A computed fold for a 477-nucleotide part of an RNA from Ottelia alismoides, annotated as small-subunit ribosomal RNA, 5' domain.
The RNAcentral record of the full RNA draws on SILVA.
The prediction has a mean pLDDT of 84.
Context: one part of a larger RNA
């Protein structure tokens, strides 16, 4: 010298674009952050004088709640980077070959009756379906046999036709799983390991395989550092570096992991699921003391810890995503606005002229220098500011739809008018003089400096670097 997610002291004019709990995976008040479908349903409600039409609704049933969106606590390999592989699944989408034929029971909602402080239940009844179940059928599976297994649903429309559901096959992305090489420190850690290593049968899986099991053998790993122990999510990047390298992994983005703590399954095409169950455990709360509720590492915001890091804001108008024929609904993803000079870039704080070198400071050898063309005063200008007026793109080519926003941007009047400061001057190192103090009071990153004339300490005019910044600091290089 550069560099930060930075902190501070003083100061602070505006603009675009980014960024913004590194510490307590600490603890959380409070309101959103995941629905939607009536064109699956039976049913109830509003509304109307009734009829029809509409609208809305708790159930029951499908799709989503595995995506997005946080966070690094764990993890040195079940992770990541590459660069390959065989023995796999795959919901919507796509192609592309068939098919929906016959029956049947029930639960919820709702009525009754009724337990419980509430959370929430219990019995009896009634009863729809694309919800469950039997049976036929089958170009699929399994198989050596002459067999066995396994399917379906209808919905909307006056029609036409659209829609949707089973079974099969492909594609494509996407997931699971194997390996090869790479991935920090410590030998003041040297031997570790029995499901261990390998094989054989079984099991189990969507698949491989000790995944699990029983026998059998006694393997495997290790100074090329096994185990043990500390430390940390990893890459793409990032930062210095001419490069070698060093350090780092904040925001974009790919993976992995984790959702109070610890464990376990259900459901599902996908989970061993942040805003699902279920069991134990801490904490909170609620309770009529029998017994319930909860999880912010989702956007806000509180408390606390810290040197330190925003609004309990707006809008679904774009892009994206879930449902749903569509119309729409939902969306703290996302767009946006708000607060922080926290960083990077722009642009201003005035241009030209102007000696009686004015007045005042300071300095002086008292002649004078210096601050200084600097001011005043002429003169012309408005980036900006103020106040008027217009006023977008971004809307996706029939109209309609803008949160942003009357914003950005164009035009008029006004009047130098609204806007400079930190730090430094003994050398390293650009920049000196005078007062003050008197080993004092200070000052310093080093060497040092101050004991009466200090260019080092304070203060005043100067000067000299950077400039809406400039100084410590703290780290890395």
């Nucleotide at each position: 010298g550069g560099a930060u997610g930075a902190a501070u002291g003083c100061u602070g004019g505006c603009g675009g674009c980014a960024u913004g709990c590194u510490u307590a995976a600490c603890a959380c008040a409070u309101g959103c952050a995941a629905g939607u479908c009536g064109g699956a349903u039976g049913g109830g409600a509003a509304g109307u004088g009734g009829u029809g039409u509409u609208u809305c609704c708790a159930g029951u049933g499908g799709c989503g709640g595995a995506c997005a969106g946080g966070u690094g606590a764990g993890u040195a390999a079940a992770g990541c980077a590459u660069a390959a592989g065989a023995a796999c699944a795959u919901g919507c989408c796509c192609u592309u070959g068939g098919g929906a034929g016959g029956g049947g029971a029930a639960c919820a909602a709702c009525a009754a009756c009724u337990g419980g402080a509430a959370a929430u239940g219990g019995u009896u009844g009634c009863a729809u379906a694309u919800a469950c179940c039997c049976u036929g059928u089958a170009g699929g599976c399994u198989g050596a046999g002459g067999a066995g297994c396994a399917a379906a649903a209808g919905g909307a429309g006056g029609a036409a036709u659209c829609u949707u559901c089973c079974c099969g096959a492909g594609u494509a992305g996407u997931g699971g799983c194997u390996c090869g090489c790479g991935u920090c420190u410590u030998a003041u850690u040297a031997g570790c390991u029995a499901g261990u290593u390998g094989g054989u049968g079984a099991g189990g899986c969507a698949a491989u395989g000790u995944c699990u099991u029983a026998c059998c053998a006694a393997g495997g790993c290790g100074a090329u550092g096994a185990u043990c122990a500390g430390u940390a999510g990893c890459u793409c990047g990032u930062c210095c570096g001419a490069g070698a390298g060093g350090a780092u992994g904040a925001u974009c983005a790919a993976c992995c992991a984790c959702a109070c703590u610890g464990g376990g399954a259900c459901u599902g095409a996908g989970a061993c699921a942040c805003g699902g169950c279920c069991c134990a455990g801490a904490c909170u709360c609620c309770u009529a003391c029998u017994g319930g509720a909860g999880g912010u590492a989702g956007c806000a915001g509180u408390g606390g810890g810290a040197a330190a890091u925003u609004u309990u804001c707006u809008g679904c108008a774009a892009u994206g995503g879930g449902c749903g024929g569509a119309a729409g609904c939902c969306u703290g993803a996302c767009g946006g606005a708000g607060c922080a000079a926290u960083g990077c870039c722009a642009c201003a704080u005035g241009g030209a002229g102007g000696u009686a070198g004015a007045a005042g400071u300071c300095c002086c050898a008292c002649g004078g220098g210096u601050c200084g063309u600097g001011a005043a005063c002429u003169u012309a200008u408005u980036u900006u500011c103020u106040u008027g007026g217009a006023g977008a793109a971004g809307a996706a080519g029939a109209a309609a739809u803008g949160a942003c926003g009357g914003u950005a941007u164009c035009u008029g009047a006004g009047g130098a008018a609204u806007a400079a400061g930190c730090a430094u001057u003994g050398a390293c190192u650009a920049a000196a003089u005078c007062u003050g103090u008197g080993c004092c009071a200070a000052c310093a990153a080093c060497c040092g400096c101050g004991g009466u004339a200090a260019g080092a300490u304070a203060g005043a005019g100067g000067a000299u670097g950077c400039a809406a910044g400039u100084g410590u600091u703290a780290u890395c290089u």